Record summary:
The RNA shown here (transfer RNA) has 72 nucleotides and comes from a Candidatus Omnitrophota bacterium. Lineage of the source: Bacteria > Pseudomonadati > Candidatus Omnitrophota. The coordinates come from a structure-prediction model, not an experiment, and the mean pLDDT is 82. The sequence was found in a public genome assembly.
RNA sequence: GCUGGCGUGGCUCAACGGUAGAGCAGGUGAUUUGUAAUCACCUGGUUGGGGGUUCGAUUCCUCUCGCCAGCU
Numbered sequence: 001g002c003u004g005g006c007g008u009g010g011c012u013c014a015a016c017g018g019u020a021g022a023g024c025a026g027g028u029g030a031u032u033u034g035u036a037a038u039c040a041c042c043u044g045g046u047u048g049g050g051g052g053u054u055c056g057a058u059u060c061c062u063c064u065c066g067c068c069a070g071c072u
Base pairs, nucleotide, nucleotide: 001071002070003069004068005067006066007065010024011023012022013021018055026042027041028040029039030038048064049063050062051061052060
């Protein structure tokens, strides 16, 4: 230099055009003599960034940044 993959709550990951969810973590409550475990509820994300297509974009296109792999 070229090619491909990935980037989404604190962490690990879903969602393949229709108003972004799950598990763990965190908070509150219930239960318990108490702790743990369990159960219920809640908080938390400008989807790496810019632009475009579309009525509508995490999703499609483009540029860019970061990480990983392969080729040279």